[in-house]
RNA sequence: GCGUGCGAGGAGCGUUGCGACAGCUUGACUGCCAGGCUCGCCCGCAGGAAAACCGUCAACGACGCUCAUGAAUA
Numbered sequence: 001g002c003g004u005g006c007g008a009g010g011a012g013c014g015u016u017g018c019g020a021c022a023g024c025u026u027g028a029c030u031g032c033c034a035g036g037c038u039c040g041c042c043c044g045c046a047g048g049a050a051a052a053c054c055g056u057c058a059a060c061g062a063c064g065c066u067c068a069u070g071a072a073u074a
Stems, first nucleotide, its partner, number of pairs: 001045003005041005010067006018036001021031003024027001035060001
């Protein structure tokens, strides 16, 4: 650095439908669909300096509504 899995990024409801996925009559089609992003951990692969010390513990996430937190309508 890449990949699978897991965890986290406060919690819900409604709407739209790009990608992915599925379907078929293969289309300017239908269905489904707003954690697909970022960070951390195990394992595997690749790569090559590595370790120690110090500091930091996030930044984002279509539209509308509700709740939580908050002095606050942030």

The RNA shown here (SAH (S-adenosyl-L-homocysteine) riboswitch aptamer) has 74 nucleotides and comes from a Gammaproteobacteria bacterium. Its Rfam family is "SAH (S-adenosyl-L-homocysteine) riboswitch aptamer". Rfam links the family to the GO terms regulation of gene expression and S-adenosylhomocysteine metabolic process. NCBI's taxonomy places the organism under Bacteria, Pseudomonadati, Pseudomonadota, Gammaproteobacteria. It was read from a public genome assembly, where an Rfam model found it.